[in-house]
Transfer RNA from Candidatus Minthosoma caballi, 73 nucleotides, folded computationally.
The organism belongs to Candidatus Minthosoma, within Bacteria.
The coordinates come from a structure-prediction model, not an experiment, and the mean pLDDT is 82.
Its Rfam family is "tRNA". It is annotated as a transfer RNA.
The sequence was found in a public genome assembly.
RNA sequence: GCGGUAGUAGCUCAGUUGGCAGAGCGCAAGCUUCCCAAGCUUGAAGUCGCGGGUUCGAGCCCCGUUUACCGCU
Numbered sequence: 001g002c003g004g005u006a007g008u009a010g011c012u013c014a015g016u017u018g019g020c021a022g023a024g025c026g027c028a029a030g031c032u033u034c035c036c037a038a039g040c041u042u043g044a045a046g047u048c049g050c051g052g053g054u055u056c057g058a059g060c061c062c063c064g065u066u067u068a069c070c071g072c073u
Base pairs, nucleotide, nucleotide: 001072002071003070004069005068006067007066010025011024012023013022019056027043028042029041030040031039049065050064051063052062053061
C1' cells in the first nucleotide's frame, strides 16, 4: 500500500426484508431479612465510531474517514 472482519447502554452482545433502539450482567431505589447474600418489583443509562448522501423514513443501503484485529504484498 491492498483486501477482509468488527465498532450499538458502564461491560458482553442481539437487532430479520429499511418502519417505535433491545437483552443479559452491572448500577440506583423499593420489597423481603435481625444484618448480609440470594430472590422479587421498578427505574436510570444510547450523537448506533465519525462526516456526508439516498429515502416519506437509515443501526441496516451508498461514499468518505477513523480505531482495533486478521490476511496479502